[in-house]
Context: one part of a larger RNA
Molecule: large-subunit ribosomal RNA, domain VI
Organism: Stieleria sedimenti
RNA sequence: CGUUCGAAACUUGAAGAGAUUCAACUUUAGUACGAGAGGAUUUAGUUGGACGAAGCUCUGGUGUACCAGUUGUCGCGCUAGCGGCACGGCUGGAUAGCUAACUUCGGAAAGGAUAAACGCUGAAAGCAUCUAAGCGUGAAGCCCGCUCUAAGAUGAGGUUUCGUAGACAACUGUCGAAAGUCCCCUGGAAGACGACCAGGUUGAUAGGCCGGAUGUGUAAGCGCCGUAAGGUGUUCAGCUAACCGGUACUAACGGACGAAGG
Numbered sequence: 001c002g003u004u005c006g007a008a009a010c011u012u013g014a015a016g017a018g019a020u021u022c023a024a025c026u027u028u029a030g031u032a033c034g035a036g037a038g039g040a041u042u043u044a045g046u047u048g049g050a051c052g053a054a055g056c057u058c059u060g061g062u063g064u065a066c067c068a069g070u071u072g073u074c075g076c077g078c079u080a081g082c083g084g085c086a087c088g089g090c091u092g093g094a095u096a097g098c099u100a101a102c103u104u105c106g107g108a109a110a111g112g113a114u115a116a117a118c119g120c121u122g123a124a125a126g127c128a129u130c131u132a133a134g135c136g137u138g139a140a141g142c143c144c145g146c147u148c149u150a151a152g153a154u155g156a157g158g159u160u161u162c163g164u165a166g167a168c169a170a171c172u173g174u175c176g177a178a179a180g181u182c183c184c185c186u187g188g189a190a191g192a193c194g195a196c197c198a199g200g201u202u203g204a205u206a207g208g209c210c211g212g213a214u215g216u217g218u219a220a221g222c223g224c225c226g227u228a229a230g231g232u233g234u235u236c237a238g239c240u241a242a243c244c245g246g247u248a249c250u251a252a253c254g255g256a257c258g259a260a261g262g
Base pairs, nucleotide, nucleotide: 001152005163006162007161008160009159010158011157015149016148017147018146021049022048023047024046025045026044033038051106052105053104054103055102059100060099061098062097066093067092068091069090070089071086072085073084074083075082076081111143112142117137118136119135120134166175167174168173180257181256182255183254184200185199186198187197188196205251206250207249208247209246210245211244212243215239216238221234222233223232224231225230
C1' cells in the first nucleotide's frame, strides 16, 4: 500500500515445514524346522541408546548486588567495631534467573491407495493360467493421521462485537470529534533494534516502604566465667539480591491520528 466504511477480537486452512529412529531382553519356545549342531516367522510385553520438545520440583553448575570465616597491610585519633587493597585477597555456603549431567514427555495407534510378492474367479487356448475384463491380501515407503507456520491463498476467506457523525465550504476540501490506535512515559519470566506483553492516577507498571519466604548460621552492645587466648547468656540471633504478597510515599507528565461520493 492492498484486501472497497473505520476498528477490536476469535478463527477456517489452500499451501509449506518438522517428526515419522535404532537396539537388546522376556514370552510364544528350546516350539515349528532339523539326524544333530543349531534354531525361527509370528504374538504379547519390558528396557535402553541416539535425537527432539518443554521445564527447573529433584540432583548439580553458575550466581564479581546475599551470609559467614580468615591472612597481610593501610585508614577511620586509640580500644572495640568497620571499611579499602591484595585474582571477588583466600575459604565455606547460597536466593532468583540461566543451565545439563537433572526432570517430564514424544516417535505411535487407526485408516486409504499401492510396490515386490501371494491369491480368487477367469477366458483368449473345451485343459491350464493371479490378468486379458473383474475382485482381494500386502511394506520402516506414498496419502492421511501428530506438531508448527499460514488469507499478499491479489482466489486477499469466515464469525462476533464496537463506532456511524457535526460545523464551515461548494472544487469534493478543511476543522472538530466516535470506536479505537499511535507517539510518549513506568516496566517485563519479551527483546540486538523494531516487535510482543503488562500498565499509565477510574493506577499496584517499576522503585521505595511493610510483612513473609529463602540463604547464612547465633550479629553488635552488655552481663557472667577465665591471668589470657577464649567460652557462655541475652540469641534458631543479626543481616538477607533478583522470590511471594500488601501499600499510592516517588515516577507513569504530555501530545497526535482516526469513518460510507454506499